[in-house]
Context: one part of a larger RNA
RNA sequence: CCCGCACCUGGACAGAAAGACCCUAUGAAGCUUCACUGUUCCCUGGGAUUGGCUUUGGGCUUUUCCUGCGCAGCUUAGGUGGAAGGCGAAGAAGGCCUCCUUCCGGGGGGGCCCGAGCCAUCAGUGAGAUACCACUCUGGAAGAGCUAGAAUUCUAACCUUGUAUCAGGACCUACGGGCCAAAUGACAAUCUCAGGUAGAUAGUUUCUAUGGGGCGUAGGACUUCCAAAAGGUAACGGAGGCAUGCAAAGGUUUCCUUGGGCCGGACGAAGAUUGGUCCUUAAGUGCAAAGGCAGAAGAAAGCUUGACUGCAAGACCCACCUAUUGAACAGGGACGAAAGUCAGCCUUAGUGAUCUGAUGGUGCUGAGUGGAAGGGCCAUCGCUCAAUAGAUAAAACUUACUCUAGGGAUAACAGGCUGAUCUUCCCCAAGAGCUCACAUCGACGGGAAGGUUUGGCACCUUCAUGUCGGCUCUUUGCCACUUAGGGCUAUAGUAUGUUCCAAGAGUUAGGUUGUUCACCCAUUAAAGUGGUACAUGAGCUGGGUUCACAACGUCGUGAGAUGGGUCGGUCCAUAUCCAGUGUGGG
Numbered sequence: 001c002c003c004g005c006a007c008c009u010g011g012a013c014a015g016a017a018a019g020a021c022c023c024u025a026u027g028a029a030g031c032u033u034c035a036c037u038g039u040u041c042c043c044u045g046g047g048a049u050u051g052g053c054u055u056u057g058g059g060c061u062u063u064u065c066c067u068g069c070g071c072a073g074c075u076u077a078g079g080u081g082g083a084a085g086g087c088g089a090a091g092a093a094g095g096c097c098u099c100c101u102u103c104c105g106g107g108g109g110g111g112c113c114c115g116a117g118c119c120a121u122c123a124g125u126g127a128g129a130u131a132c133c134a135c136u137c138u139g140g141a142a143g144a145g146c147u148a149g150a151a152u153u154c155u156a157a158c159c160u161u162g163u164a165u166c167a168g169g170a171c172c173u174a175c176g177g178g179c180c181a182a183a184u185g186a187c188a189a190u191c192u193c194a195g196g197u198a199g200a201u202a203g204u205u206u207c208u209a210u211g212g213g214g215c216g217u218a219g220g221a222c223u224u225c226c227a228a229a230a231g232g233u234a235a236c237g238g239a240g241g242c243a244u245g246c247a248a249a250g251g252u253u254u255c256c257u258u259g260g261g262c263c264g265g266a267c268g269a270a271g272a273u274u275g276g277u278c279c280u281u282a283a284g285u286g287c288a289a290a291g292g293c294a295g296a297a298g299a300a301a302g303c304u305u306g307a308c309u310g311c312a313a314g315a316c317c318c319a320c321c322u323a324u325u326g327a328a329c330a331g332g333g334a335c336g337a338a339a340g341u342c343a344g345c346c347u348u349a350g351u352g353a354u355c356u357g358a359u360g361g362u363g364c365u366g367a368g369u370g371g372a373a374g375g376g377c378c379a380u381c382g383c384u385c386a387a388u389a390g391a392u393a394a395a396a397c398u399u400a401c402u403c404u405a406g407g408g409a410u411a412a413c414a415g416g417c418u419g420a421u422c423u424u425c426c427c428c429a430a431g432a433g434c435u436c437a438c439a440u441c442g443a444c445g446g447g448a449a450g451g452u453u454u455g456g457c458a459c460c461u462u463c464a465u466g467u468c469g470g471c472u473c474u475u476u477g478c479c480a481c482u483u484a485g486g487g488c489u490a491u492a493g494u495a496u497g498u499u500c501c502a503a504g505a506g507u508u509a510g511g512u513u514g515u516u517c518a519c520c521c522a523u524u525a526a527a528g529u530g531g532u533a534c535a536u537g538a539g540c541u542g543g544g545u546u547c548a549c550a551a552c553g554u555c556g557u558g559a560g561a562u563g564g565g566u567c568g569g570u571c572c573a574u575a576u577c578c579a580g581u582g583u584g585g586g
Base pairs, nucleotide, nucleotide: 001586002585003584004583005582006581007580010578011577012576015572022407023406024405025404027403028402029399030398032396035204036203037202038201039200042196043195044194045193046192047191048190049189051154052153054151055150056149058147059146060145061144062143063142064141065140066139068137069105075129078136079135080134081133082132085119086118087117094113095112096111097110098109099108100107101106160182161181162180165178166177207219208218209217216236220242222240223239224238225237243388244286245345246344250304251303252302253301254300256298258282259279260278261277262276263275264274284293285292287350289348290347291346308331309330310329314325315324333342334341335340356382357381358380359379360378361377362376364375365374414461415459416457417456418455420454422450423449424448425447426446427445431441432440468543469541470540471539475531476530477529478528481506482505483504485500486499487498488497508522510520511519512518550566552564553562554561555560
């Protein structure tokens, strides 16, 4: 050097299973509920099957009769109209008895006696005769009809029962049928229509951005910085405002200048009104900021409605949809002597597509024709459709019982980069150290190193890189715990303090806790600090974390949740190669 045999398990990000954790999907399913929308059960009501007689109190219509008093006035005049006559032996006036009503004066009804008149037109009243007739109003009485309701009741529908009876050819005391009897009874039951109502049941929804996701925050448009002197320019970068207001705060013509400092002047001041002087826009602009503005865009007064109709060359911005600006022309106007200015406001925010519905107008259309309905066109209105290019008129949770497709496009472990944090060292030296910065300690600051902490980033790995601690066994750094040798010392000695060289060797046994850590205890020369995928699970364990079960506290209406504790809970494997150990042959 080559080839074996027997072992071991550090590596082959070894094998096994398209990761179960995490995220994504306009994926799925289970479950929940005061998510949305249905369905069923159930409840209520109307109608049909469904009929009879009463009683009762409502409503409407109708017939007859009564009722109606301001003052004046024969007197108790409801209103209007007609009307000169009307009533009376079918009993007028009057008298007696009685009932109802009353404004106490009367009014109306019934019975008896009697037997021939009574009332009006005439005078007073705003209105004239209940003399008479018709219509009608207020309030009331009686009768009739219709209608909805309530309460009983009946029997014939309907319903229930029967060991009473019949069945023709036997049986039906097996169920049933007829007849009969009984008990209910227009209820119930059934059908139909409408309203309400159970996650009982079904189908679904439950946004996006995001230095992983969740929680939080944001989503449209305006101003500014970032923005790198044209324009434009991102971030969960910094600072703020908007979802309007104004009939004058618009147009035009004319006119004016604000604000502050100092000094003086009665009450009178920081501050009212007043004089001087200085600054020069600092005031003001409906509201944020920026840019503007004094021959004003600021502050006033007069007259007014251009806060017009029909358009529009051209610019500007631009993926699209939207936006921005605009001379000229036509019409008819406002102000001004005129020239002229005026298509809202100093400018930039103050917003919402389409569908659909509504209102007004219309030389359009009008399903055989004429109309109409409907539609079109013009004008206008109705959306925190604010998740603001607006999925629907209409929508929340939970899953540790979970599933699928994917993702290292994206988290948890480990590695990597970084080194804020951490550890170690250094520089400066105010001060402490009786005196004395530097024996020792060292403020305020500054500079490095390391890659053991907590982090940041998200670069390999999600068709899998097994995660804490312990056991076993390995190697290594030195920033040195002990042991060896020095320096300084505020080193007398002992014991210390600090520092230099140094990694050869060593660095304990117990109690509690799953613990690393920690505390305690007994020793020791000492009981070092780190790396090694927080070394090591194809070496062991499985106490913890981290599935399914269960109960507790808390939260939640609930399903369930819980970096809150608790009990229980499957750890596979025959070693191909490299590495390693032992051994053999050439």
The prediction has a mean pLDDT of 83. Large-subunit ribosomal RNA, domain V from Gossypium barbadense, 586 nucleotides, folded computationally.